[in-house]
RNA sequence: UUCUUAUCAAGAGAGGCAGAGGGAUAUGGCCCUGUGACGCCUCGGCAGCGGACUCCGGUGACGAAUGGAGAACUGUGCCAAUUCCAUCGAGCUUACCUUACCGAUAGGCUCGAAAGAUAAGAA
Numbered sequence: 001u002u003c004u005u006a007u008c009a010a011g012a013g014a015g016g017c018a019g020a021g022g023g024a025u026a027u028g029g030c031c032c033u034g035u036g037a038c039g040c041c042u043c044g045g046c047a048g049c050g051g052a053c054u055c056c057g058g059u060g061a062c063g064a065a066u067g068g069a070g071a072a073c074u075g076u077g078c079c080a081a082u083u084c085c086a087u088c089g090a091g092c093u094u095a096c097c098u099u100a101c102c103g104a105u106a107g108g109c110u111c112g113a114a115a116g117a118u119a120a121g122a123a
Stems, first nucleotide, its partner, number of pairs: 001123008013043005021032003027086003044079003048076004053070004083115001087113009097103001
């Protein structure tokens, strides 16, 4: 880097350095930012995934595997805003238009896909 699988509405900030943009990508919106953002370092914290550990459930019994919960030792990850919002498809729905239906337009909800992020496994 690619592929597969799982998850993505929750959670968690202080100090120092530095000095202009930043929020993945393009555009738009919205937001953060000289009351110093983004980034880097130190310390602290969170608990998503893997390992180790503890407890529970399950089993005729012992053990293993599997499942649930905990904890924060370890490998990672993370600590503004839903992955900040949007895109594509399907279904439902509200308003408007219509005598009515269909349909258009604007909005809302649900599900799925795409893209992205993180972990584990594989190449």
Record summary: This is a predicted structure of a 123-nucleotide RNA (SAM riboswitch aptamer (S box leader)) from Alteribacter keqinensis. Its mean pLDDT, the model's own confidence on a scale to 100, is 77. Lineage of the source: Bacteria > Bacillota > Caryophanales > Bacillaceae > Alteribacter. The sequence is in RNAcentral, with records from Rfam. Its Rfam family is "SAM riboswitch aptamer (S box leader)". Rfam describes the family as follows. The SAM riboswitch is found upstream of a number of genes which code for proteins involved in methionine or cysteine biosynthesis in Gram-positive bacteria.